[in-house]
Context: one part of a larger RNA
């Protein structure tokens, strides 16, 4: 000198674009953040209409389907195939695209409902009734799987309709994208960590997985790693990037993007195409809440917000109008993703706080050799302008033809009027900028050198000057 997610002190006019718990992965009041489908189903609690018929519009709860594995948050753990890069073979894949074949005939239940019962509640039990794109046989088998090549085995679901069809369903092959797995190389510090390892290293066989594999097991062998640093310990999410530097390099990993990991702590599986699942389940633990003491409920590292910690970090806002997502045939519903507004000079950028004239060089201040000098064209005064601010008017783009939260916002036009707007630090040298007074090794200053003990340009005040400027300084950290 540059930089910062900064903080502190003094000061503070506006706009645009960004950014905003770096600390306690501490604890959380309250609200919201994942639902949707009546064109799968039986139905009808509430609302509206009614021809009084769940008849119609609709639709709570329920069965069923799809989605809750995405999106959002955080960085605790992890020194690892976790990440980066370049490759590989033994895999899976809902929705989507392409192609082929099929979609026949049946069955038994059950929730909701109804009637009872238990419980403080959470919730549960018994009997009985009913439906399906829920569940289960049978048939068929292009095809798929297995095969001793003889054969064995394996599906399906309907709904709506303008009667044309549309959306589905089953099986198989291919694709796209996505994901799982393996490997080479790279990836912090310490040797005041030198030996480590028994499923350990390899083989055979079996099990298991979507898949290879000690992944697991039985048996056999005795291997495997290590000064090219194993093991151990400490620290740490990694990268694209960011920052500095002429570069090499150093430091760093906020925001944005990719990957990984986590969801009160530890463990476990279930469902599913996909999880060992943030707002699912079970068990244990700590903590909190309710309780009729028998038992129950909870998990903000989602968005706001609260307490606490801290030098320190925002609103319990608006909207689904746009983009994107889930569901749905659609209308649409949901969406604290997202789009916006609010707060904060936290950062970068831009603009303004007037412009021109004006000498009796006014008053005042300060200095003075008392003559004057300086503040200083600065002010007053005269003329002008109106960025901005204020008041009024018109009024978008973002939206395709319906639909605009932002927002009567941006922008444009008009009006009056210099009107609404300057500070901070420094002035001994480094380092641009000096005098007076006060103080007297005191009070104090200070980044380094150092200054102050009666003539202080170094302390304090004033005038003046210098540097930056809506900022200026200080502190911290990096180069």
């Nucleotide at each position: 000198g540059g930089a910062u997610g900064a903080a502190c002190g003094c000061u503070g006019g506006c706009g645009g674009c960004g950014u905003g718990c770096c600390u306690a992965a501490u604890a959380c009041a309250u609200g919201c953040a994942a639902g949707u489908c009546g064109a799968g189903c039986g139905g009808u609690a509430a609302c509206a209409c009614u021809u009084c018929g769940g008849g119609u519009g609709a639709c709570g709860a329920g069965c069923g389907g799809c989605g809750g594995a995405c999106g959002g948050c955080u960085g605790a753990g992890u020194a690892a195939c976790g990440c980066g890069u370049a490759g590989g073979a033994a895999c899976a894949u809902g929705c989507c695209c392409c192609a082929a074949a099929g979609u026949g005939a049946g069955g038994g239940a059950u929730a909701a409902g109804c009637a009872c019962c238990g419980g403080a509640a959470a919730c549960g039990g018994u009997g009985u009734c009913u439906a399906a794109u829920a569940c289960c046989g049978c048939a068929u088998a292009u095809g798929g799987u297995c095969u001793a090549u003889g054969g064995a085995u394996u599906a399906a679901a309907g709904u709506c309709u303008u009667c044309g069809g549309a959306c589905g369903c089953u099986u198989u092959g291919g694709g796209a994208g996505u994901g799982g797995c393996c490997u080479g190389c790279g990836u912090a510090u310490g040797a005041u960590u030198a030996g480590u390892u028994a499923g350990u290293u390899g083989g055979u066989g079996a099990g298991g997985u979507a898949a290879c594999g000690g992944c697991u097991c039985a048996c056999c062998a005795a291997g495997a790693c290590g000064a090219c640093g194993a093991u151990c310990a400490u620290u740490a999410g990694c990268u694209g990037g960011u920052u500095u530097g002429a570069g090499a390099g150093g430091a760093u990993g906020a925001u944005c993007a990719g990957c990984c990991a986590g969801a009160c702590u530890g463990g476990g599986a279930c469902u599913g195409a996909g999880a060992c699942a943030c707002g699912g389940c079970c068990c244990a633990g700590a903590c909190u809440u309710c309780u009729a003491c028998g038992g129950a409920a909870g998990g903000c590292a989602g968005c706001a917000g609260u307490a606490g910690g801290g030098a320190a970090u925002u609103u319990u806002c608006c909207a689904c109008a746009a983009u994107g997502g889930a569901c749905g045939a659609a209308a649409g519903u949901c969406u604290g993703a997202u789009g916006g507004a609010g707060c904060a000079a936290c950062g970068c950028c831009g603009c303004g706080u007037g412009c021109a004239g004006g000498a009796u060089g006014a008053c005042g201040g300060c200095c003075u050799u008392c003559g004057g000098g300086u503040u200083g064209u600065a002010a007053a005064c005269u003329g002008c302008u109106u960025u901005u601010a204020u008041g009024g008017g018109u009024g978008a783009u973002g939206a395709a033809u319906u639909u605009g939260a932002c927002a009567g916002u941006a922008a444009c036009c008009c009006a009056a009027g210099a009107a609404u707007a300057a500070g901070g630090g420094a002035c001994g040298g480094c380092u641009a900028a000096c005098u007076a007074c006060g103080u007297g090794c005191c009070a104090g200053c200070a980044g380094c050198c150092g200054c102050g003990g009666u003539u202080a340009u170094a302390c304090g005040u004033a005038g003046g000057u210098c540097c930056c400027a809506a900022g200026c300084g200080u502190u911290a950290u990096c180069c």
About this RNA: This is a predicted structure of a 479-nucleotide part of an RNA (small-subunit ribosomal RNA, 5' domain) from a bacterium. It was read from a public genome assembly. Its mean pLDDT, the model's own confidence on a scale to 100, is 88.